The RNA shown here (Glycine riboswitch aptamer) has 100 nucleotides and comes from an uncultured Acidimicrobiales bacterium. It was read from a public genome assembly, where an Rfam model found it.
RNA sequence: UCUGCAGCGGCGGGAGAGCGAUGGACGGAUCUUCGGAGCCAGCCAUCCGCCGAAGGAGCAACCUCCCCGGGAACCUCUCAGGCACCCCGACCGCCACUGC
Numbered sequence: 001u002c003u004g005c006a007g008c009g010g011c012g013g014g015a016g017a018g019c020g021a022u023g024g025a026c027g028g029a030u031c032u033u034c035g036g037a038g039c040c041a042g043c044c045a046u047c048c049g050c051c052g053a054a055g056g057a058g059c060a061a062c063c064u065c066c067c068c069g070g071g072a073a074c075c076u077c078u079c080a081g082g083c084a085c086c087c088c089g090a091c092c093g094c095c096a097c098u099g100c
Stems, first nucleotide, its partner, number of pairs: 004100004009095005018048001020047005027040002030037002049083003055079001056077003062070002
């Protein structure tokens, strides 16, 4: 100096599925006989429906082999998470640094 692997940081790309129902406490504007009335947006709780690409769990070949056990994913489950945009986001690319 080059190459490969791993870690960390920055930048860029990056999917799916509800603007669901009910209730609650606020907020906004409208009407008002000033007593109230209905409407709208976000938040929280519950219920129903749905999604898979944080995380988590499961395993085929195969390895060990008596059993047990080990064993990947964008596959499966949906515990968690999520279901307008934004954000998050597995994974991918570039740059810098560190280690081997």